[in-house]
Context: one part of a larger RNA
RNA sequence: GCCAGGGAGUUUAUUUUAGUGGCAAGGUUAAAUUGAAGCCGCAGCGAAAGCGAGUCUGAAAAGGCGAUAGUCACUGGGAUAAGACCCGAAGCCAGUUGAUCUAUUCUUGGGCAGGACGAAGUUUCCCUAACGGGGAAUGGAGGUCCGAACCAUUACUAUGUACAUGUGUGUGGAUGACCUGGGAAUAGGGGUGAAAAGCCUAUCUAAACUGGCGAUGGCUGGUUCCUAUUGAAACAUACUUUAGUAUGGCCUCUGUUAAGAUGCCAGCGGGGUAAAGUACGGAUUGAACUUGCAGAGCAUUUUUGCUACGGAGUUUUUUCCAACUCAGAACCUGUGGGUUUCAUAGCGGGAAACAGGGGCGCGGGGUAAGCUCGUGCUCCGAAACCGGAACAACGGAGUCUGCGGUUAAGGUCCUUAAGUGUUUGUUAAGUGCAAAUCAAGUCAGUCUGAAAUCUGAGACAGCAGGGAUGUAGGCUCAGAAGCAGCCACCAUUUAAAGAAAGCGUAACAGCUCACCUGUCGAGAUUUUAGGCGGCGUAAAUGGACGGGGCUAAACAAACCACCGAUACCGCAGUCAUGCUCGGUAGAGCAUUGAGGUAAAUAGGCGUCUUGUCUGCGUCGAAGCAUUUUCGUGAGAAAGUGUGGAGCGGGCAGGAAUGAGAAUCCUGGC
Numbered sequence: 001g002c003c004a005g006g007g008a009g010u011u012u013a014u015u016u017u018a019g020u021g022g023c024a025a026g027g028u029u030a031a032a033u034u035g036a037a038g039c040c041g042c043a044g045c046g047a048a049a050g051c052g053a054g055u056c057u058g059a060a061a062a063g064g065c066g067a068u069a070g071u072c073a074c075u076g077g078g079a080u081a082a083g084a085c086c087c088g089a090a091g092c093c094a095g096u097u098g099a100u101c102u103a104u105u106c107u108u109g110g111g112c113a114g115g116a117c118g119a120a121g122u123u124u125c126c127c128u129a130a131c132g133g134g135g136a137a138u139g140g141a142g143g144u145c146c147g148a149a150c151c152a153u154u155a156c157u158a159u160g161u162a163c164a165u166g167u168g169u170g171u172g173g174a175u176g177a178c179c180u181g182g183g184a185a186u187a188g189g190g191g192u193g194a195a196a197a198g199c200c201u202a203u204c205u206a207a208a209c210u211g212g213c214g215a216u217g218g219c220u221g222g223u224u225c226c227u228a229u230u231g232a233a234a235c236a237u238a239c240u241u242u243a244g245u246a247u248g249g250c251c252u253c254u255g256u257u258a259a260g261a262u263g264c265c266a267g268c269g270g271g272g273u274a275a276a277g278u279a280c281g282g283a284u285u286g287a288a289c290u291u292g293c294a295g296a297g298c299a300u301u302u303u304u305g306c307u308a309c310g311g312a313g314u315u316u317u318u319u320c321c322a323a324c325u326c327a328g329a330a331c332c333u334g335u336g337g338g339u340u341u342c343a344u345a346g347c348g349g350g351a352a353a354c355a356g357g358g359g360c361g362c363g364g365g366g367u368a369a370g371c372u373c374g375u376g377c378u379c380c381g382a383a384a385c386c387g388g389a390a391c392a393a394c395g396g397a398g399u400c401u402g403c404g405g406u407u408a409a410g411g412u413c414c415u416u417a418a419g420u421g422u423u424u425g426u427u428a429a430g431u432g433c434a435a436a437u438c439a440a441g442u443c444a445g446u447c448u449g450a451a452a453u454c455u456g457a458g459a460c461a462g463c464a465g466g467g468a469u470g471u472a473g474g475c476u477c478a479g480a481a482g483c484a485g486c487c488a489c490c491a492u493u494u495a496a497a498g499a500a501a502g503c504g505u506a507a508c509a510g511c512u513c514a515c516c517u518g519u520c521g522a523g524a525u526u527u528u529a530g531g532c533g534g535c536g537u538a539a540a541u542g543g544a545c546g547g548g549g550c551u552a553a554a555c556a557a558a559c560c561a562c563c564g565a566u567a568c569c570g571c572a573g574u575c576a577u578g579c580u581c582g583g584u585a586g587a588g589c590a591u592u593g594a595g596g597u598a599a600a601u602a603g604g605c606g607u608c609u610u611g612u613c614u615g616c617g618u619c620g621a622a623g624c625a626u627u628u629u630c631g632u633g634a635g636a637a638a639g640u641g642u643g644g645a646g647c648g649g650g651c652a653g654g655a656a657u658g659a660g661a662a663u664c665c666u667g668g669c
Base pairs, nucleotide, nucleotide: 001669002668003667004666005665006664011082012081013080014079015078016077017076018075019074020073021072022071023070026040027039028038044051045050054065055064056063057062085222086221088219092212093211094210095209096208097207103186104185105184106183107182108181109180110179111178112176114146115145116144117142121138122137123136124135125134126133127132150173151172152171155169156168158167159166188204190200191199192198225604226603227602228601229600230599235248236247237246238245239244251350252349253348255347256346257345258344260342261341263339264338265337267335268334269333270332271331276325277324281321282320283319286316287315288314289313290312291311293310296307297306298305299304356380357379358378359377360376361375362374363373364372365371385396386395387394400573401572402571403570404569405568406567410563411562412561413548414547415546419560421559422558423557424556425555426554432550433549441535442534443533445532446531447530448529449528450527451526452525453524454523462519463518464517465516466515468492469491470490473487474486475485498513501512502511503510574594575593576592577590578589579588580587581586605658607655608654609653610652611651612650613649614648615647616646623642624641625640626639627638628637629636630635
């Protein structure tokens, strides 16, 4: 892992509610009978005395509670007490068992190859008056050194999991606070500890075993057959409350009552948002005016006068406001009326839920977020199907069964069902073919429009020629001649030509320009608006329009076809609800309904067993295998084979009654 078997809402007591039945102002006694007492009910109100269909409070007005149906049993749903649907802690307490591991101690034994260094002491020689010192030899100290056995396990983490710390390589100690055999002592809030909360039998921040014990768990997991009807919530309030619970809201079921709700219309009301505005409050731009009001400066004989800046005020102007509003929608809402559509509302039984999420609109917080907190609608949650390549909530659309047709969103070159459809433009960037629009900015890319100016008296561009004179203007300067700088910027000749727009020279020179003419021959120049497009444009494996690929199979505008869903339509059938007919079976009708998690409700199937009635079986029971038929389904029946002795059906009862999951339990493989 698979298979088989086992495996979870039970029982008792009390209580409540619904159904059924008995009796009823009474009802009721287990196993057999009878049966008092008792229990519940038949009267309540008040704290009580007490009064009584009333009573209590109150001075009264008035108000609270009450004024004839129960009781017993069975069945179903809940509640409470119990282990209370099942499995699951870590823990707490009590009594015991442990020091064969290990910690420390005691007792009695054992062990430490070899080598090195060479303390004191001693002997001898030398120096010294002595103390003492030095040399040589001898000697053999040491928590000394190197290094086996032995002990440790510091590093590496290679190898290894053999039922659980090994192996390998390197490393530390190795006469010592050394290592070690046997025996003994200390015990669980206790021991022992050169102290790590270490160790106390693979167990230690309180051992192990047994018991209290089915501890408790608001937490995790699991909870077993079918069909039908309805169908939520993730909110409010409260809580040592935020993983929970209670009450309300929301779901369901029963009976009763018909009070109830929805849309629209007009009438009468409520509101101060959006947009807007500046009448108020506040902020804000420029201007004008007034005021010497503060400082400062100037003037002045004290007084005082003047004003560029600053302040205050008035007028005007510009831009605004969640905590501004003169005015003010849509919209929401109250009330009675009309009309329309619906089935709701109160009381009673049962819940689930109180972790929500996405989109759109409007907000608070935040730089922002697939962020967070609200609010209205909606969808997912609990919703299948079609489209969106794939994709809970985006678009279309709400799935009873079968068959046929028509459309929606979206599509129609191939993948891939349907147009290589029609018309007119645009794009050259593979832009695009994306529902993810990348921004400001920028572009003699290209298309379309508008305005102005010039133009056959010849425009614009190109080419050719001229571009002069007074004069090298004056000043300045070493020089300054159009062109370092300052001032002026006149006049003449002209078709036209600046006291010069640029390059250049030391200064000149030189080359262009403005301006004019010729040549040429038809549009040109500038500004502005729009469409498509380019740049701006950067991310990590190679790479995505879904892909192929496309110059349309792209984009814009329009049109005609077609494809395309469980949608819509038609036909046939099933079920539910309501109504009518009927005899219970059944038939018909309907502007009816049939997605569904949690949950509520209803009806069934199957297993074991009891009673009773009735059957089958060696001419073959159960079981097993297989085929067919029936039923919406749980399932049922029949045939055949195998098997070889028991097994059904009706009615009425009783349950240790249904398996795929629980890191479920046991077994097999």
RNAcentral holds the full RNA, with entries from ENA. Large-subunit ribosomal RNA, domain II from an archaeon, 669 nucleotides, folded computationally. It matches the Rfam family "Archaeal large subunit ribosomal RNA".